[in-house]
Parts: sequence; C1' cells; structure tokens
RNA sequence: GGAGUAGGGCAAAUGAUCGCUGGUCCCAUCCGGGAUCGGAGGAAAGUCCGGGCUCCACAGGGCAGGGUGCUGGAUAACGUCCAGUCUCGGUGACGAGCAGGAAAGCGCAACAGAAAGCAAACCGCCCCGCCGAUUGGCGGGGUAAGGGUGAAACGGUGAGGUAAGAGCUCACCAGUCUCGGUGGUGACAUCGGGAGCUAGGCAAGCCCCACCCGGAGCAAGACCAAAUAGGAGAGCGUCAGAGGGCGGCCCGUCCGAGCUCUCGGGUAGGUUGCUUGAUCCCGCUGGUAACAGCGGGGCUAGAGGAAUGAUCAUUACCUUUUCCGCUCUGCAAGGAGCUGAAAAGGCACAGAACCCGGCUUAUGACCUGCUCCAAUU
RNA sequence: AGGCACGUAGCUCAGGGGGAGAGCGCUACCUUGACGCGGUAGAAGUCGGCGGUUCGAAACCGGCCGUGCCUACCA
Repeated sequence: GGAGUAGGGCAAAUGAUCGCUGGUCCCAUCCGGGAUCGGAGGAAAGUCCGGGCUCCACAGGGCAGGGUGCUGGAUAACGUCCAGUCUCGGUGACGAGCAGGAAAGCGCAACAGAAAGCAAACCGCCCCGCCGAUUGGCGGGGUAAGGGUGAAACGGUGAGGUAAGAGCUCACCAGUCUCGGUGGUGACAUCGGGAGCUAGGCAAGCCCCACCCGGAGCAAGACCAAAUAGGAGAGCGUCAGAGGGCGGCCCGUCCGAGCUCUCGGGUAGGUUGCUUGAUCCCGCUGGUAACAGCGGGGCUAGAGGAAUGAUCAUUACCUUUUCCGCUCUGCAAGGAGCUGAAAAGGCACAGAACCCGGCUUAUGACCUGCUCCAAUU
Repeated sequence: AGGCACGUAGCUCAGGGGGAGAGCGCUACCUUGACGCGGUAGAAGUCGGCGGUUCGAAACCGGCCGUGCCUACCA
C1' cells in the first nucleotide's frame, strides 16, 4: 500500500428571525393573548418473537392444536443474549448451523440403470450338460472382485483362500454398539478391552421423546354526556334450562331468562388509561461473560387527521476544482504525497401514537483491534 | 394502531417435491373481395425477491418486498 475480518460510539454545533405543540404562571366575561421551561430514533419501521398492563372466573382438568429442540448459564420472559462442545466453510483473522431420535413404526426417492431397500446377474468371470468342434451357439448353476448407470449400489488397502469369487479367513485402517479407566457440572474429549463384520439418506414428510403455551388486545378497560321508533318479523329456550364467561371439542365450575338472524332507527363528543420505568448516567463490588448487587445523581415528548419545521449568518466534517509553499522521484517534460487558502456542491435512512426486552430490515461518514498478500528497512 | 389473506404467461386462475400448465388475449398462415367467425401452427415465465433443507424447490422452512380486506358504541 492492497484485500479482508471483528467491534465501538456519533447522527453536526451556536446565534438571530418567523412558525407548530405540551406543562406552569399572569391578563381576559368569552374568543384569545403574553412570559417561561420542555419537544423523536438507532432504527421511532416490519409486526417476527417475548413480557408488563387491562378485561374475561382466583386462569381449572383432559384431548386436539401450536411452539422450542447440542450443553451449562443470564433474564420478568423469549425463537434473544453469554460461555463452551461438535460439524462445516475460509490460507488466516473469523464466520455459519431449526445441531434430539432413522438397530419404535409408516412413508418417499422422478430419469437413468440389470437391480433403489428383509438387495439385485446387463456386460464380464467361472463350472457343468448338449450341438458344433481350435475360437462359437443354446440351456442350467455359481459369483457383487472388475465395467457401466445414478445424488446414492450394503466398509477401504494388502495377503491367504477358491473352479471363479466373496469379511469366507487374517493384519492394519475407518465407522457402529457395548464394558471399563481418566478429565469435565455437562455437551463431549481421550485411553484400553470386547462384539458382530457394517446397521445407507430424508424427520424444514407423518411420527416418537423431552420441555413450554388459557383467550383477547389501549379500537384493551373505566367514567361522564348526547340521541331514538327502547320498533317490526322469524327461529330457539324458560330449571329435563337456551345462551354466556372473546380460538375447537369434552368434563368441571359460575352466572343464568333471555338469546340468534333479517329489516329499520340513533350517536360517533369529552375525561381517564398516559407516561417514574424490569428507567437513564457515574462509581465500586462479584462473575471469563451475558448479567447481578450496592451507593450517589437526574427526570428526558405525550399529540389525537396527529406538533417537533423553515430561512439567514458563523464554525466543523466530506467530495471536486484552482492557487501558494514544502518533500520524494526524474536529465527534462512531468508524476506522487503533505500543509494552508478560495470557490462550488453535499450532510444518509427515516417521524413517537399504552409501555418495555430482543430479532430482522433500511442507512451516512468516522475511529480502533486483528488477519493475509506484496514491497522496503 | 391492531388483526388476517394473497402474489404462477398481457388478464383470470389450476398445480402442494421429480416434464411449468388451462381458458381468454397476442403473432403467423389457411379460409373471405375485405373484416369477423372457424381451422392449423407458434411465441410469451428470474413461478414477487433473498438465503437455507434436499440428489432435486413454484411447492417445505426463515427473513424481505408488494397488494387487498376487517375493526367503535346505543337500542
């Protein structure tokens, strides 16, 4: 210098003018006016998970359904985070993984191929019989070592063995199961013995195993106000009980005299929930870490068709161009780099709507650690 | 704000692991004096996009993008 990889904080600042909006105070009969203090984010987004809060019974049992899925921890909880194990990718820094079970069961594998799941003879190899007889043909049988097909063909290499072959036998290696030792909380790692010679893939197919999950959502919920035709028709039911307790069925339990559909009618205003919270900042302690505890300090939007903006000036940052100066290289023209000045342009993604913890996605410029390659010292 | 569906040819849709298809439309030819109807042939697709599982993905799984629908109260 180039290429990469991991992480971090920031999201321009100050002043003036004109506007918008919330709280408090003052003036005003009302409309309103004035002063002062505040006024978006790292993602406020997607709504993909989890929780708080509210109502439904104090949230009950079973089935069905849904979710999670290596181990240990963190947490209010999680599909999140931290630390590790294993496998895979990368030269490496590092990254990725819905990573339980296929010797419980069912199912699937197109095309090609002889054969695709308790294996299988197309070519080939070998033996026997018949015809022909040096070669060949037909029939019967053996064989998975070789060829060929496929994503995948039932361990690999070598030796023995055989008519030819074959874990048929043996040695070594790989893998599975099992017994024991050592280390680790554990996933697992490692060492030794034995067995049968091998048991294929897919569970993001059904399923099995373990664990978790009641439902709805601030348009939840509470209060006040306003309005009418407190209407008409049909069906079901009134204790042998409809219906309801916001997803389905059964049970249990509570309420229970009304409920459902169609037609028609009326109101769509205000207050509250509402922002002090698993809260933020700093320090110390414990822990590898996620995080937890303690102490001190702070209050930081609460709108409701929905405010948080615009202009100007100065400064800061980035890019481009021009100019002055310096350094290096070169015979020269020139080239490269740095500091400073001026001009022009730029400053991303995006806007709270009950509140938090995450994930994912969008996005600008900067800083730091580490790795690899090349060159120089 | 919350909840729920869908995306396959120009349009409307089927296909739910192994050839991307149907109807209408479009193009060319035949037929007609010409047009239409009819007949024959043909073109047209990143199956919205990205990543993963699998031998193999339009389909199965997870994000992203786009489109559409629903919602309060009284009696």

Predicted 3D model of RNase P RNA and transfer RNA as a complex of 452 nucleotides. Rfam match: Bacterial RNase P class A. Rfam classes the family as a ribozyme. The coordinates come from a structure-prediction model, not an experiment, and the mean pLDDT is 76.